[in-house]
Molecule: transfer RNA
Organism: Thermoguttaceae bacterium
RNA sequence: GGCUGAAUAGCUCAGUUGGUUAGAGCGACAGCUUCAUAAGCCGUAGGUCACCGGUUCAAGUCCAGUUUCAGCCA
Numbered sequence: 001g002g003c004u005g006a007a008u009a010g011c012u013c014a015g016u017u018g019g020u021u022a023g024a025g026c027g028a029c030a031g032c033u034u035c036a037u038a039a040g041c042c043g044u045a046g047g048u049c050a051c052c053g054g055u056u057c058a059a060g061u062c063c064a065g066u067u068u069c070a071g072c073c074a
Base pairs, nucleotide, nucleotide: 001073002072003071004070005069006068007067010026011025012024013023019057028044029043031041032040050066051065053063054062
């Protein structure tokens, strides 16, 4: 330098053919339980869907560009 893939909650990830209010596990916080802690149960909060444009009635999803990371080739 070229090609391919990835970027979604604090972490690991899902998100179907573009269409319901963007979700799960772990973690955090609060409650129940306990003499207390752990474990268990229940609940709550937490999101600029990497960035910037475009297409569309409608974009996490499609398209172009940028950034970062990983792999392959040279």